[in-house]
Context: one part of a larger RNA
């Protein structure tokens, strides 16, 4: 030195474990913010210096209302000092306080700092100083002022009230909008209206009550799903792209304006007393006098559709009661009673009272003992019982239906929140028919030309829809569509608006589950992790779990320079479980024995 055996060291694999992750489903909920958010800085504790958590100069907390019932002063041990059955700590509802920065908003600024004005208060002899409030910008409403320009008006100015601004996981709408890639190259095409950017929201958003679809039969708003169907089509007819009708489901809900006309108010121009007016007609009486007409605008009524509808006029018919527009009759309009209907998500809109249910703390909750059988320990073995609307699960010194927490099943709210019902309340209706080419029914619109976009549809025979530029109708005896176009036929009524449900998503909250992981796995993070570290910066980004049932965490003695390390003693079932702590593989390093050289 090698080989082999034994015993160690080192190392941290493996096994077992889990406080943490991952995924899915369901429920509730879907926002926070100038009443200052999200996120931070700095502070706050008896010994408390740092960190986390909590809180804010009223500072590990204050008040109040409930729950709960014996200990408490967080992680976090120890000492001290206290609190608590006169009910603490703790849990939940409501409230108070809430430094500074941050949209940050008095001005400034290198965030957490600096410097002010005004009003009020404290303080001073007076300044100083201190405290409270207020002072950003933009938009909208109101009021007061107010030029150029005589008046009026406008611009502008001032005051005041209201709103906005920022943050947030995905889902949504709109405006912009790639390339890698595929086409086995590449340019039309594709990827894809995707990624990304911007704006704007809402608890959902969008859409939505046919100028629709269909085919000579009909359907009847929209949204979403299944199918139709990889069909019809589109396509350097390449790669690829890719419907609709119809059928089956989910859910269902329909409405309001503009206009004609009437009334009223304001303005405007005309006209100067007209067909005067006081609801209309007739009769009668009284009174008034910018009365009347055109146009524009405001308000109220009216009215809202396609087998056209409505207005107006005329005719016919119907109609409970009362009051009013001087009186009588007839009409008409308005109001009240009665009758009827509806309603807070559209169709108008705001509350109140009360009931029920649910949520935000909680509570009750059945039934087992013995045993020296081994063991440190019984829940295991043995023996004999019991409960079960409860034998889900977890814990307890090993494996417990009956020991603990629970489980099945029940119960519960002073306060706050949500949903829902009733009443109150609020609103509406209280007539209809027929006839009449008298009036109305959304104009720089529809259409057309050129150029684009979007439709599954790449310009094609290319309709329908949207935009830019140009041109430019009809108007109900009207207009649009039915995939060039024309005719017939059929369907519908554009150029105004609102609309729940069915659908999408899940940051935060709650519940449950898993042929999901088990510390090189599972989130990057089981742990004080978006930390340490790296980078000028945008950004990047770890490692690191396990004593024991219980600290019983090793008093005391010895070696030593030693608070290192070790040997005794003691604890414990075990200390080769001793904190560098479960198990403790291999590489690697030793001690010892044997053999070989």
């Nucleotide at each position: 030195a090698g080989c082999a055996g034994a015993c160690g060291g080192u190392g941290g694999a493996u096994g077992c474990c889990u406080u943490g992750g991952c995924g899915c489903a369901c429920g509730a909920u879907g926002g926070c913010g100038a009443u200052g958010a999200a996120g931070g800085a700095c502070g706050u504790g008896g010994g408390u210096a740092a960190g986390c958590u909590a809180c804010g100069a009223a500072a590990u907390g204050c008040c109040u209302c409930g729950g709960g019932g014996a200990g408490c002063u967080g992680c976090u041990g120890c000492c001290a000092a206290g609190c608590c059955u006169c009910g603490a700590u703790c849990c939940g509802g409501g409230g108070a306080u809430c430094u500074c920065c941050g949209a940050a908003u008095g001005g400034g600024g290198c965030a957490a700092c600096c410097c002010a004005g005004c009003u009020g208060g404290g303080g001073u002899a007076a300044u100083a100083c201190c405290c409270a409030g207020u002072u950003a910008u933009c938009c909208g409403g109101g009021c007061c002022u107010g030029a150029a320009u005589a008046a009026a008006a406008u611009a502008g100015g001032g005051c005041u009230c209201g709103g906005a601004g920022g943050c947030u996981a995905a889902c949504g709408g709109u405006g912009g909008g790639a390339a890698u890639u595929g086409a086995a190259a590449c340019a039309u095409c594709u990827c894809a209206g995707u990624a990304c950017c911007a704006c704007c929201a809402g608890g959902a958003a969008u859409g939505g009550a046919a100028a629709g679809a269909a085919a000579c039969c009909u359907c009847g708003a929209c949204u979403c799903c299944c199918u139709c169907a990889g069909u019809a089509g589109c396509g350097g007819c390449g790669a690829g792209c890719g419907a609709a009708c119809g059928g089956g489901g989910a859910u269902c809900a329909g409405c309001c304006c503009a206009a004609a006309c009437c009334a009223u108010g304001a303005g405007u121009a005309c006209c100067u007393u007209a067909c005067g007016g006081u609801c209309c007609g007739u009769a009668u009486g009284a009174c008034c006098a910018g009365u009347g007409u055109u146009c524009u605008c405001g308000u109220g009524g009216g009215g809202u559709u396609g087998u056209a509808g409505g207005a107006c006029u005329a005719u016919c018919u119907a109609u409970g009661c009362c009051c009013g527009g001087g009186u009588a009759c007839g009409g008409u309009c308005g109001g009240g009673c009665g009758g009827g209907a509806a309603g807070u998500u559209a169709c108008a809109a705001a509350g109140g009272u009360u009931g029920u249910u649910u949520c935000u703390a909680g509570c009750c909750g059945a039934a087992a003992g013995c045993u020296u059988c081994a063991g440190g320990a019984a829940a295991g073995g043995g023996c004999u019982u019991c409960c079960a609307a409860a034998g889900a699960g977890g814990g307890u010194g090993a494996u417990a239906g009956a020991c603990c927490c629970g489980u099945a099943g029940g119960c519960g709210a002073a306060a706050g929140a949500a949903a829902u019902g009733a009443c109150u309340c609020u609103u509406c209706c209280u007539g209809g028919a027929u006839a009449g080419a008298u009036c109305c029914u959304g104009a720089g619109u529809a259409g057309c030309g050129c150029c684009g976009g979007a439709c599954a549809c790449g310009u094609g025979a290319a309709a329908c829809c949207c935009g830019g530029c140009g041109u430019g109708a009809a108007g109900c005896a009207g207009g649009a569509g039915g995939g060039c176009c024309c005719a017939c036929c059929c369907u519908c009524c554009a150029a105004g608006g609102c609309u729940a449900a069915g659908u999408a998503c899940a940051a935060g909250c709650g519940u449950g589950c898993g042929a999901c992981c088990g510390a090189u796995a599972g989130c990057g993070c089981a742990a004080c992790a978006g930390u340490a570290g790296c980078g000028u910066g945008a950004g990047u980004g770890a490692a690191a779990g396990g004593u024991g049932a219980a600290a019983a965490g090793a008093a005391c003695c010895c070696c030593u320079g030693u608070u290192a390390g070790g040997g005794g003693a003691g604890u414990g079932a075990a200390a080769u479980a001793g904190a560098a702590c479960c198990u403790g593989a291999a590489a690697c390093c030793g001690u010892u024995u044997g053999c070989u050289u």
This is a predicted structure of a 597-nucleotide part of an RNA (large-subunit ribosomal RNA, domain I) from a Planctomycetota bacterium.
The sequence was found in a public genome assembly.
Rfam family: Bacterial large subunit ribosomal RNA.
Taxonomically the source falls in Planctomycetota (Bacteria, Pseudomonadati).